Background: Predicted 3D model of a 91-nucleotide RNA (SAM riboswitch aptamer (S box leader)) from Marinoscillum sp. 108. The prediction has a mean pLDDT of 85.
[in-house]
């Protein structure tokens, strides 16, 4: 990059640089100089990996959150598609 599974209607932000875009794509709709994206700190959801108990062939339930991802407008914003985002695996 490619496959294969699971999740995506809950949760969870300030602040510094900076300064015009952003929300994948089409289209709609909506955020934005009362500062878009990005970058950097810091704070937080969250339980995929992951710890711990339990069982044991095992899963699944049950608690945790130190470590490795992720996320923190709005249902994955809506709708559409052989669409997309994450996570673990496998190549």
């Nucleotide at each position: 990059g490619a496959u294969u599974u699971a999740u995506a209607a809950a949760g969870a932000a300030g602040c510094g640089c900076u300064g015009a875009g952003a929300g994948a794509c089409a289209g709609g709709c909506u955020c934005u100089a009362a500062g878009a994206a990005g970058c950097g700190c810091u704070a937080g959801c969250a339980a995929c990996c992951c710890c711990c108990a339990c069982c044991c062939u095992a899963a699944a339930c049950g608690g945790g959150a130190a470590g490795g991802u992720g996320c923190u407008a709005a249902u994955u914003c809506c709708u559409g598609a052989u669409a997309u985002a994450u996570a673990a695996a496998u190549u």
Rfam family: SAM riboswitch aptamer (S box leader). Rfam describes the family as follows. The SAM riboswitch is found upstream of a number of genes which code for proteins involved in methionine or cysteine biosynthesis in Gram-positive bacteria.